SAM riboswitch aptamer (S box leader) from Pedobacter punctiformis, 107 nucleotides, folded computationally. NCBI's taxonomy places the organism under Bacteria, Pseudomonadati, Sphingobacteriia, Sphingobacteriales, Pedobacter. The model forms 97% of the base pairs in the Rfam consensus.
């Protein structure tokens, strides 16, 4: 970097330096932030992917990894229901896809 596989509505912040921009990209809502944004640092904590220890339940936490809001929602297919004469269209809900993040093999 490209590929498989699994999960992805639960969990879990406090202080320093920093000093304006952030919620992966594009668009469009939306919301966080000078009562301090990313970012770097410490310490604290979720969680149980790999891994230990176990015959299994489970326990532990060494390597990853998170710690505002479902992955903030939304785009793309389908079905289903209403508007409509009937197609498009628009709205409401389902469901799956894609992307995107994590991990774990592998290239």
């Nucleotide at each position: 970097u490209g590929c498989u596989u699994a999960u992805u509505a639960a969990g879990a912040a406090a202080g320093a330096c920093g000093g304006a921009g952030g919620g992966a990209u594009u668009a469009g809502a939306c919301c966080c932030a000078a009562c301090g944004a990313a970012g770097u640092c410490u310490u604290a904590g979720c969680a149980a992917c790999c891994u230990g220890u176990g015959c299994c339940a489970a326990c532990a936490a060494g390597g990853u990894g998170c710690u505002a809001a479902a992955u903030u929602c939304u785009a793309u297919u389908u079905c289903u229901g209403a508007u409509u004469u009937a197609a498009u269209a628009u709205c409401a809900g389902a469901a799956g896809a894609a992307a995107g993040a994590u991990a774990a093999g592998u290239u």